[in-house]
RNA sequence: GCCGGAGUGGCGGAACGGUAGACGCAGAAGACUUAAAAUCUUCCGCCGAAAGGCGUGUGGGUUCGAAUCCCACCUCCGGCACCA
Repeated sequence: GCCGGAGUGGCGGAACGGUAGACGCAGAAGACUUAAAAUCUUCCGCCGAAAGGCGUGUGGGUUCGAAUCCCACCUCCGGCACCA
């Protein structure tokens, strides 16, 4: 350099153009307990008092609507090639 795959919360991961993060782990609060563990309930991406806004590697594009399709780029992994 060429070809292919991957990139989503703190972690593993889901969503095959229609509510992003289902579900699980970790975490927080509460209940229960003398106390703790276990169990149960609720919460749990970011900003915000709320309403709302933003968010799927980055920047653009297509579309009423994009994690998903297209273009360029970045990073990682694999294969091939080249140089030494």

Description: Transfer RNA from an Acidobacteriota bacterium, 84 nucleotides, folded computationally. Its Rfam family is "tRNA". It is annotated as a transfer RNA. Its mean pLDDT, the model's own confidence on a scale to 100, is 81.